[in-house]
Context: one part of a larger RNA
RNA sequence: CUGGGCGUAAAGGGCGCGUAGGCGGCCCGUUAAGUCCGCGGUGAAAGCCCGGGGCUCAACCCCGGAGGUGCCGCGGAGACUGGUGGGCUGGGGGGUCGGAGAGGAGCGGGGAAUCCCUGGUGGAGCGGUGGAAUGCGUAGAGAUCAGGGGGAACACCGAUGGCGAAGGCACCGCUCUGGCCGACGACCGACGCUGAGGCGCGAAAGCUGGGGGAGCGAACGGGAUUAGAUACCCCGGUAGUCCCAGCCGUAAACGAUGACGACUAGGUGUGGGGGGCGUCAGCCCUCCGUGCCGCAGCUCACGCAUGAAGUCGUCCGCCUGGGGAGUACGGCCGCAAGGUUGAAACUC
Numbered sequence: 001c002u003g004g005g006c007g008u009a010a011a012g013g014g015c016g017c018g019u020a021g022g023c024g025g026c027c028c029g030u031u032a033a034g035u036c037c038g039c040g041g042u043g044a045a046a047g048c049c050c051g052g053g054g055c056u057c058a059a060c061c062c063c064g065g066a067g068g069u070g071c072c073g074c075g076g077a078g079a080c081u082g083g084u085g086g087g088c089u090g091g092g093g094g095g096u097c098g099g100a101g102a103g104g105a106g107c108g109g110g111g112a113a114u115c116c117c118u119g120g121u122g123g124a125g126c127g128g129u130g131g132a133a134u135g136c137g138u139a140g141a142g143a144u145c146a147g148g149g150g151g152a153a154c155a156c157c158g159a160u161g162g163c164g165a166a167g168g169c170a171c172c173g174c175u176c177u178g179g180c181c182g183a184c185g186a187c188c189g190a191c192g193c194u195g196a197g198g199c200g201c202g203a204a205a206g207c208u209g210g211g212g213g214a215g216c217g218a219a220c221g222g223g224a225u226u227a228g229a230u231a232c233c234c235c236g237g238u239a240g241u242c243c244c245a246g247c248c249g250u251a252a253a254c255g256a257u258g259a260c261g262a263c264u265a266g267g268u269g270u271g272g273g274g275g276g277c278g279u280c281a282g283c284c285c286u287c288c289g290u291g292c293c294g295c296a297g298c299u300c301a302c303g304c305a306u307g308a309a310g311u312c313g314u315c316c317g318c319c320u321g322g323g324g325a326g327u328a329c330g331g332c333c334g335c336a337a338g339g340u341u342g343a344a345a346c347u348c
Base pairs, nucleotide, nucleotide: 003320004319005318006317007302008301012316014201015200016199017198021194022193023192025088026087027086028085029084030083031082033081034080035077036076037075038074039073040072041071042070049065050064051063052062053061054060091191092188093187095184096183097182098181099180103177104176105175106174107173108172109171110154115149116148117147118146119145120144121143125136126135162169163168206247207246208245209244210243211242215241216240220236221235222234223233258315259314260313261312262311263310266293267292268291269290270289271288272287273286274285275284276283277282297304298303321348322347323346330341331340332339333338
């Protein structure tokens, strides 16, 4: 460079915003850079190909011819791409009205439960297991009643439900705030799609400083089990889990399925909105989301199937036998842990 690929075989970037770049709706004019046609110039020799010739042949050599992607100039064409001028509204934006939602941030409030403390009642056990033991308890435990404290999480509703770009988001109220859907359709007039770099967001664990600490609980101690038991079970328990500020930047970050657009049978459930019909029950149409079943088609198969893995287009990312290895070295990032980029020898 090219081919074939990326749900599960190797392969979709964790997600978004967006720079360069790539690509780009309908109509008319113009231009002639791309594109196409013609002519001319150039395209050294040798070589390749064709014809002929010289070494006894051939290799080799000599002569002639043909050919030559391409480049340059001139003339021409004007469909398509590009440039430019004008116009349009099916893309995109935008206005008004209406709507649903655990979307985000901050502040305030609530009840249940666990634990602890104080006091009352009470008097021998409690706890735990397969069975036990460690443990707790006559200095009064456990049980029960009353009061108080503190931290964390919000049962039922709850869903096969909703929202968010992803990570993720759930007690209640208030404030600030992002996005989305529908109806009507003024207005703008291609303003669009994608997106190498870049920037931002990014579960859990982990890190720094400060706070907090009820329950749970790596590490650790003890009791059991066992041949052993650095485990599974039990009694304890530190970091952590929580909050504030700052890092880290990973994941089975999964739909293991990039984004956007167009097209291609249906059936059924569910969430949100709109329209029509009906006396009610309800029925019909339509837009957006989310499930299941299923045709054509696709797929090695499993399966996918208008939310495609079907039929196509544009752009990005990625793969190219297994191990070595996501390692080494170097670069960049990080306080560190480490992250990211990412080989080779050797070997099968």
The part of an RNA shown here (small-subunit ribosomal RNA, central domain) has 348 nucleotides and comes from an uncultured bacterium. Its Rfam family is "Bacterial small subunit ribosomal RNA". The coordinates come from a structure-prediction model, not an experiment, and the mean pLDDT is 92.